[in-house]
Context: one part of a larger RNA
RNA sequence: CUGGGCGUAAAGGGUGCGUAGGCGGCUUGAUAAGUCAUGUGUGAAAUACCACUGCUCAACGGAGGGAUUGCAUGUGAAACUGUUAAGCUUGAGUGAAGGAGAGGCAAGCGGAAUUCCUAGUGUAGCGGUGAAAUGCGUAGAUAUUAGGAGGAACACCAGUGGCGAAGGCGGCUUGCUGGACUUUAACUGACGCUGAGGCACGAAAGCGUGGGGAGCAAACAGGAUUAGAUACCCUGGUAGUCCACGCCGUAAACGAUGGAUACUAGGUGUAGGGGGCUAAGCCUUCUGUGCCGGAGUUAACGCAAUAAGUAUCCCGCCUGGGGAGUACGGCCGCAAGGCUGAAACUC
Numbered sequence: 001c002u003g004g005g006c007g008u009a010a011a012g013g014g015u016g017c018g019u020a021g022g023c024g025g026c027u028u029g030a031u032a033a034g035u036c037a038u039g040u041g042u043g044a045a046a047u048a049c050c051a052c053u054g055c056u057c058a059a060c061g062g063a064g065g066g067a068u069u070g071c072a073u074g075u076g077a078a079a080c081u082g083u084u085a086a087g088c089u090u091g092a093g094u095g096a097a098g099g100a101g102a103g104g105c106a107a108g109c110g111g112a113a114u115u116c117c118u119a120g121u122g123u124a125g126c127g128g129u130g131a132a133a134u135g136c137g138u139a140g141a142u143a144u145u146a147g148g149a150g151g152a153a154c155a156c157c158a159g160u161g162g163c164g165a166a167g168g169c170g171g172c173u174u175g176c177u178g179g180a181c182u183u184u185a186a187c188u189g190a191c192g193c194u195g196a197g198g199c200a201c202g203a204a205a206g207c208g209u210g211g212g213g214a215g216c217a218a219a220c221a222g223g224a225u226u227a228g229a230u231a232c233c234c235u236g237g238u239a240g241u242c243c244a245c246g247c248c249g250u251a252a253a254c255g256a257u258g259g260a261u262a263c264u265a266g267g268u269g270u271a272g273g274g275g276g277c278u279a280a281g282c283c284u285u286c287u288g289u290g291c292c293g294g295a296g297u298u299a300a301c302g303c304a305a306u307a308a309g310u311a312u313c314c315c316g317c318c319u320g321g322g323g324a325g326u327a328c329g330g331c332c333g334c335a336a337g338g339c340u341g342a343a344a345c346u347c
Base pairs, nucleotide, nucleotide: 004318005317006316007301008300012315014201015200016199017198021194022193023192025088026087027086028085029084030083031082033081034080035077036076037075038074039073040072041071042070049065050064052062053061054060091191092188093187094186095184096183097182098181103177104176105175106174107173108172109171110154115149116148117147118146119145120144121143125136126135162169163168206247207246208245209244210243211242215241216240220236221235222234223233258314259313260312261311262310263309266292267291268290269289270288271287272286273285274284275283276282277281296303297302320347321346322345329340330339331338332337
């Protein structure tokens, strides 16, 4: 390299949009680049292969044939691929009519709870644990009542429920806004699929500047436990967690399962729509989301119309373990670090 693979053995890019490229629906005509047929020229000789033959055989040699799968050129074929012209509507998109949704952004509002402050009642404890102690409290705590401040999160509803490309999204109202689905069949007429580079988004933690800071809580301090205890438990507690703007670009970013299309027994839930009927219901259909299960598949487990089945197209990735996601170089970053990514050596 070929081959073989990628749910769990090594291997699906975190996710999308999209450039080049690759691949691409139905009908008719043209063309003849690919393709196919045939002719001509060339494809040196030797070597190699086949059979014949000469040295007694063989090595060796002679003569002949095929092969040299290629290239160039002429003529022809027109199914397929390509190109071109014309058309089509089923792929794709637009329009019209609808209902669903924690989809996104911004502004405003609400109640419960924790903490703190002020005042009242009230008195000796509170708190915490396996048991304790540190801690708080006669400067009046805990408990309880009233008032106030402030920040963060939104109980019940809540559901293998919904929405989103993924990350993710959950109090209420308003404004702006993206997408999906169903019905219709008016319009465009292949406008499609995938997508190296590229661009954008991307949990948490972390970083920069400025705010904010109730609760929680790395670090840290103290108390315990213990042989020790730089832990688990307890009392405190700072970054941080929150907001704005800007970076970072990583996760068991998981369904450990890339995207698209078509096809292939059933059963039973659930979410959002449509249609029908003899209508508390039943039948049917589309889209999503679960469970079970057959063929098939799989090393097995399992998967099984949401495939890991049967096929096609495109991208990404793998090639024994360690060394190592390290070194060096390059690019990116304020830094932390990220991306790309070896070898010696060793088993």
Predicted 3D model of a 347-nucleotide part of an RNA (small-subunit ribosomal RNA, central domain) from an uncultured Eubacteriales bacterium. Model confidence (mean pLDDT): 88 of 100.